[in-house]
Context: one part of a larger RNA
RNA sequence: CUGGGCGUAAAGCGCGUGCAGGCGGUUCGGUAAGUUGGAUGUGAAACCUCCCGGCUCAACUGGGAGAGGUCGUUCAAGACUGUCGGACUAGAGGACGGUAGAGGAAGGUGGAAUUCCCGGUGUAGUGGUGAAAUGCGUAGAUAUCGGGAGGAACACCUGUGGCGAAAGCGGCCUUCUGGGCCGUUCCUGACGCUCAGACGCGAAAGCUAGGGGAGCGAACGGGAUUAGAAACCCCGGUAGUCCUAGCCGUAAACGAUGUAGACUAGGCGUGGGUGGGGUAAAAGCCAUCCGUGCCGAAGCCAACGCGAUAAGUCUACCGCCUGGGGACUACGGCCGCAAGGUUAAAACUC
Numbered sequence: 001c002u003g004g005g006c007g008u009a010a011a012g013c014g015c016g017u018g019c020a021g022g023c024g025g026u027u028c029g030g031u032a033a034g035u036u037g038g039a040u041g042u043g044a045a046a047c048c049u050c051c052c053g054g055c056u057c058a059a060c061u062g063g064g065a066g067a068g069g070u071c072g073u074u075c076a077a078g079a080c081u082g083u084c085g086g087a088c089u090a091g092a093g094g095a096c097g098g099u100a101g102a103g104g105a106a107g108g109u110g111g112a113a114u115u116c117c118c119g120g121u122g123u124a125g126u127g128g129u130g131a132a133a134u135g136c137g138u139a140g141a142u143a144u145c146g147g148g149a150g151g152a153a154c155a156c157c158u159g160u161g162g163c164g165a166a167a168g169c170g171g172c173c174u175u176c177u178g179g180g181c182c183g184u185u186c187c188u189g190a191c192g193c194u195c196a197g198a199c200g201c202g203a204a205a206g207c208u209a210g211g212g213g214a215g216c217g218a219a220c221g222g223g224a225u226u227a228g229a230a231a232c233c234c235c236g237g238u239a240g241u242c243c244u245a246g247c248c249g250u251a252a253a254c255g256a257u258g259u260a261g262a263c264u265a266g267g268c269g270u271g272g273g274u275g276g277g278g279u280a281a282a283a284g285c286c287a288u289c290c291g292u293g294c295c296g297a298a299g300c301c302a303a304c305g306c307g308a309u310a311a312g313u314c315u316a317c318c319g320c321c322u323g324g325g326g327a328c329u330a331c332g333g334c335c336g337c338a339a340g341g342u343u344a345a346a347a348c349u350c
């Protein structure tokens, strides 16, 4: 290389946009680069295969024939691929009319609750636990009522509900803004799929600068538990958690399942449409498209299970795997303020 694989055994890049590259719908015509056939040239010798011969055999060796190619020239073929030209509408995109949604950004605003502050009532406890203690409280706590401040998060609605490429997104209102779905078949006419590199996005924690700080809370202090307790439990509590700008670029970034397309029994739910039917209006009902779940035919699978949202049957393209440890490591490169990230061995060992 051929080959075999990637849900759980090693293996799908965290997700997207996309240049090069690879691949590419229906039809007509041209061309003849790929392709196929013929002819011809060349493909030294040795080597290889076959035949004949020489050493007593063989190895070895002499002769003959053949084979051997991304090769050159030429003639021809015209299905398929390419290419050029024309046409088409089933892919793709657009238009028009509807429509659902925690999709994104900015600004504003609301109530509940916790904490703190001020004032009233009120008096000896409160808090916490398995039980306690540390803590708080006669300088008046806890409880309760009124007022105020501030930060963070949005109960019910809430749903194997919705939206988003993923990360993720949840009070309400406004502005700006992305995508989807359905219907009409009106327009363009293959404009497509995938994608090394590249570029962008990317939870939490962490970092830089400035703000903010209610609650929670690494570290830290104290109280318990215990043989000990660097913990689990309790009382405190700094960074952080929040905002703005900029880094970081990781994760059990999971459906542990790459993207796109085609095909292959059904049944039951649920979200968004459309048509029919039905009704006073609805709903149940029928058909259909898109999404999201459960159960299952065939088939697949080592089994578990998957099963039109495939892990079935196929096609295109990308990524990745190749015994365990050493090793998500060392060295080097690149990136980063750092933490570190990314790419990624070997000795040795079983």
Base pairs, nucleotide, nucleotide: 004321005320006319007304008303012318014201015200016199017198021194022193023192025088026087027086028085029084030083031082033081034080035077036076037075038074039073040072041071042069048066049065050064051063052062053061054060091191092188093187094186095184096183097182098181099180103177104176105175106174107173108172109171110154115149116148117147118146119145120144121143125136126135162169163168206247207246208245209244210243211242215241216240220236221235222234223233258317259316260315261314262313263312266295267294268293269292270291271290272289273288274287275286276285299306300305323350324349325348332343333342334341335340